The prediction has a mean pLDDT of 76.
The RNA shown here (Bacterial RNase P class A) has 326 nucleotides and comes from an Armatimonadota bacterium.
NCBI's taxonomy places the organism under Bacteria, Bacillati, Armatimonadota.
Rfam family: Bacterial RNase P class A. By type it is a ribozyme.
Of the family's consensus pairs, 96% are formed in the model.

RNA sequence: UGAGUUGGUCGGGUGACGGCUUUGGCUUUUGCCAAAGAGGAAAGUCCGGACUUCAUGGGAGCGCGAUGCCUGGCAAGAGCAAUCAAGCCAGGGCGGGGCGACCCGACGGAAAGUGCAACAGAAACAAACCGCCCCGCUUGCGGGGUAAGGGUGAAAUGGUGAGGUAAGAGCUCACCGGCGCUUGCGGUAACGCGGCGGCCGGGCAAACCCCAUCGGAAGCAAGGCCAAAUAGGGAGGGGCAGAAUGGCUCCCAAGACCCUCCGGGUUGGCCGCGUAGAUAAAUCGUCACACAAAAACAGAAUCCGGCUUACAGACCGACUCAUCUA
Repeated sequence: UGAGUUGGUCGGGUGACGGCUUUGGCUUUUGCCAAAGAGGAAAGUCCGGACUUCAUGGGAGCGCGAUGCCUGGCAAGAGCAAUCAAGCCAGGGCGGGGCGACCCGACGGAAAGUGCAACAGAAACAAACCGCCCCGCUUGCGGGGUAAGGGUGAAAUGGUGAGGUAAGAGCUCACCGGCGCUUGCGGUAACGCGGCGGCCGGGCAAACCCCAUCGGAAGCAAGGCCAAAUAGGGAGGGGCAGAAUGGCUCCCAAGACCCUCCGGGUUGGCCGCGUAGAUAAAUCGUCACACAAAAACAGAAUCCGGCUUACAGACCGACUCAUCUA
């Protein structure tokens, strides 16, 4: 100098004028003054928590959701405490990518079962298209063997070599890879190393599913209070042979109402709700200045902690590779 990796901060400042929302004060008729007024993601609503409502006991079955290598620490919060907790950080293991700094991994199971894979290809998990070998004969056909070679494909039945064979083949052997077992060694552990076994059984589980652990359900349109209006009117269905009764179903006991539709009345306020906050709606505009371009993604709706996604540009730090110079 060029190319790159990574951690963090900001993502507009000052002034003038004007405007909007809320609150407080003064006037109380318009108004006047003061203070406060979007984000790092307010977003997606994916995960957890607070908060709220829902509960007559006992038993059985089923379903749904989240998470998924190891160790240590931290964490909104819950709990008297022990402890639990979405997730985060540090270090490590395994697999993959990069020359490297470094990056990526839902990182339990594909040998329980089901399912899926365009096109090509004979065949995608069960296999013979060409080729090779053996046999038969009508000499180019039939029967059989063969996954070593060709061809197709993203992927073709562990790889290389030797022996072996009619030709072949883990059929046998050596090395390498995988898998399984292991009373050995190292490590807190994940795991690694070693030993043994020819065991060689393709991929996808962010497809269903299986395994393990954890989890009651629904959500601020939760829910509470006041006011208003009142009449519970009609139709259908279920129910003492047992209705409702915290996801569903069933059983036992308790228990007398329950579900759907149509029509009528009322349809306002406050709390929940926050020193931004109501309503779907406010949270801004113009000009000037500073090297001057002021532009990215984007707008709170109960709150909090995470995750994920989007993002013009500016600044600070650490590091890697290449080349040149000293």